[in-house]
């Protein structure tokens, strides 16, 4: 000489309490101001500054205004391009109401199954039968001549939308042909005629089949045009570089939300303007042992 300051509440103000920060060698009792004990250089300017606190800055939230424009937006909706990715001149897209693949009648042709036809002139060959008629014989008979009819073969034609001159078969109680044991008839006989069974088949008649022409039903697999449907798929022809698909990334734009004003309250951090300030090294001034 010192043994605590500041702020803030409290209060008229201080003190004292309280509550936060701090300092010291420095503490304990009573209490509108002191006493015991301690200790050490006090004090004061300037300086610096923990800390704290006001505004102001910045968010936020309340209460209230405005929301026409304007401005912000890391808001939400769209739209446009971009960034990615995949695909494309070995042809993306775009068009051809292109063709197809689906549907229908319609018409064809097939298959299967029917119906009808499969002709007509003419030339020859060759069978048959009828009439008609010459001649010739003692008889069966035998040498012709014409003419008509039906059939057969295969030349040739014609007509017609077409049409093979196809192939079997059957040919009767003999109402067709040929050849006929036997038989019956004429004959001295040779023969010859009639013909039954039978047998033969280019050629009387029946039939059956293919072939061929026309045309009918049937059938649902063909085929053609057409007409009709037409999401997808495949193919053609024209054009000729972008398409689609992720992605809300980035830019730009429409449009709507929010905010921007004012008042309050509260947070931020120690950015800015201040205020307060424990403490404070060296520096000044006063003092004191």
């Nucleotide at each position: 000489a010192c043994c605590g300051g500041u702020a803030c509440u409290u209060u008229a103000g201080c003190g004292c309490a309280g509550u936060a920060c701090u300092g010291u060698c420095a503490a304990c009792c009573g209490a509108g101001c002191g006493g015991u004990g301690g200790u050490a250089g006090a004090g004061g300017g300037a300086u610096g500054a923990a800390u704290u606190u006001a505004c102001g800055c910045a968010c936020u939230g309340u209460g209230g205004g405005a929301u026409c424009a304007c401005g912000u937006c890391c808001c939400c909706a769209g739209c446009u391009g971009u960034c990615c990715c995949a695909c494309g001149u070995u042809g993306a897209u775009g068009a051809c109401a292109g063709u197809g693949u689906c549907u229908g009648a319609u018409u064809g042709a097939g298959a299967a199954u029917g119906a009808u036809g499969u002709u007509a002139c003419u030339a020859g060959u060759g069978u048959u039968g009828g009439c008609c008629u010459g001649g010739a014989g003692u008889a069966g008979u035998c040498c012709g001549a014409g003419c008509c009819a039906a059939c057969u073969c295969g030349g040739g034609u014609a007509u017609u939308a077409a049409a093979u001159a196809u192939g079997c078969g059957g040919g009767c109680a003999c109402c067709g042909c040929c050849a006929a044991a036997g038989u019956c008839u004429a004959g001295c006989a040779a023969u010859a005629g009639a013909g039954c069974a039978u047998g033969g088949a280019a050629a009387a008649c029946c039939g059956c089949a293919a072939g061929c022409a026309u045309u009918g039903u049937u059938c649902g697999g063909c085929a053609a045009g057409c007409a009709g449907a037409u999401g997808g798929c495949a193919c053609g022809u024209c054009u000729a570089a972008g398409u689609g698909g992720a992605u809300c990334g980035c830019a730009g734009u429409u449009g709507g939300a929010a905010c921007g004003c004012c008042a309050u309250a509260g947070u931020g951090g120690u950015c800015g303007u201040g205020g307060a300030g424990a403490c404070u090294a060296c520096c000044c001034c006063u003092u004191g042992u």
RNAcentral holds the sequence, with entries from Rfam. The RNA shown here (Metazoan signal recognition particle RNA) has 289 nucleotides and comes from Umbelopsis vinacea. Rfam family: Metazoan signal recognition particle RNA. It is annotated as a non-coding RNA gene. Its family is annotated with signal recognition particle, endoplasmic reticulum targeting and SRP-dependent cotranslational protein targeting to membrane, signal sequence recognition in the Gene Ontology. Rfam's curators write: The signal recognition particle (SRP) is a universally conserved ribonucleoprotein. It is involved in the co-translational targeting of proteins to membranes. The eukaryotic SRP consists of a 300-nucleotide 7S RNA and six proteins: SRPs 72, 68, 54, 19, 14, and 9. Archaeal SRP consists of a 7S RNA and homologues of the eukaryotic SRP19 and SRP54 proteins. Eukaryotic and archaeal 7S RNAs have very similar secondary structures, as represented by this family. Eight helical elements fold into the Alu and S domains, separated by a long linker region. The Alu domain is thought to mediate the peptide chain elongation retardation function of the SRP. The universally conserved helix which interacts with the SRP54 M domain mediates signal sequence recognition. In eukaryotes and archaea, the SRP19-helix 6 complex is thought to be involved in SRP assembly and stabilises helix 8 for SRP54 binding. The Signal Recognition Particle Database (SRPDB) provides compilations of SRP components, with phylogenetic data and structural illustrations. Many sequences below the threshold for this family are clearly closely related, but are most likely to be SRP RNA derived pseudogenes. The human genome in particular is known to contain a large amount of SRP RNA related sequence, including Alu repeats. While the threshold of this family is set high so as to minimise the number of hits to such regions, it is likely that some remain. On this family, see Wild et al., Curr Opin Struct Biol 2002: "Towards the structure of the mammalian signal recognition particle". The source organism's lineage runs through Eukaryota, Opisthokonta, Mucoromycota, Umbelopsidales and Umbelopsis. Its mean pLDDT, the model's own confidence on a scale to 100, is 75.